A computed fold for a 73-nucleotide RNA from a Candidatus Limnocylindria bacterium, annotated as transfer RNA.
RNAcentral records the identical sequence in 2 taxa.
Taxonomically the source falls in Candidatus Limnocylindria (Bacteria, Bacillati, Chloroflexota).
RNA sequence: GGUCCGUUGGCUCAGCGGUUAGAGCACUCGGUUCACAUCCGAGGGGUCCCUGGUUCGAAUCCAGGACGGACCA
Numbered sequence: 001g002g003u004c005c006g007u008u009g010g011c012u013c014a015g016c017g018g019u020u021a022g023a024g025c026a027c028u029c030g031g032u033u034c035a036c037a038u039c040c041g042a043g044g045g046g047u048c049c050c051u052g053g054u055u056c057g058a059a060u061c062c063a064g065g066a067c068g069g070a071c072c073a
Base pairs, nucleotide, nucleotide: 001072002071003070004069005068006067007066010025011024012023013022018056027043028042029041030040031039049065050064051063052062053061
C1' cells in the first nucleotide's frame, strides 16, 4: 500500500428500511433467609464510532473519515 471483517447500555453480543432499540451478565431497590449466597420480582442506564448522501422513513442502504482485527504484498 491492497482486500475483507467488526464498532449497538458498564461488559459480552442480538437486531428482515417502518411498533417506542433489545437479551444475558453486572448495578440499584424490594421479596425470600437468623444472616449471606442462590432464587423470584421491579427499576435506572443508549443521541446505535463520526460527517455527509439516498428515502415519506436509516442502527440497517451508499460515500468519505476514525479506531480495532485478519489476510496479501
It matches the Rfam family "tRNA". The family's RNA type in Rfam is transfer RNA. Rfam links the family to the GO term triplet codon-amino acid adaptor activity. About the family: Transfer RNA (tRNA) molecules are approximately 80 nucleotides in length. The sequence is in RNAcentral, with records from ENA and MGnify.